[in-house]
């Protein structure tokens, strides 16, 4: 230079063939302990890498650009 795959919450991920996003684990508060752990309960955190198109309606489908990974050369 040419093909593929990846990008969703602090991390690790999932999201069923388009219908306003969720799991583990951490994290905040409360109970339970002298206290720390465990354990249980509420909570709070992402408008889904970006810039566009389709479409009533896009994380999901179409481009174009960034990143990282990989394969050919």
């Nucleotide at each position: 230079g040419g093909g593929g795959a990846u990008a969703u919450a602090g991390c690790u991920c999932a999201g069923u063939u388009g219908g306003u996003a969720g799991a583990g684990c951490g994290c905040a508060u409360c109970a339970u302990u002298c206290g720390c752990a465990u354990u249980g309960a509420u909570g709070a955190g992402g408008c889904c890498g970006u810039g566009g198109g389709u479409u009533c309606g896009a994380a999901u489908c179409c481009c174009g650009c960034u990143a990282u990974c990989u394969c050919c050369a």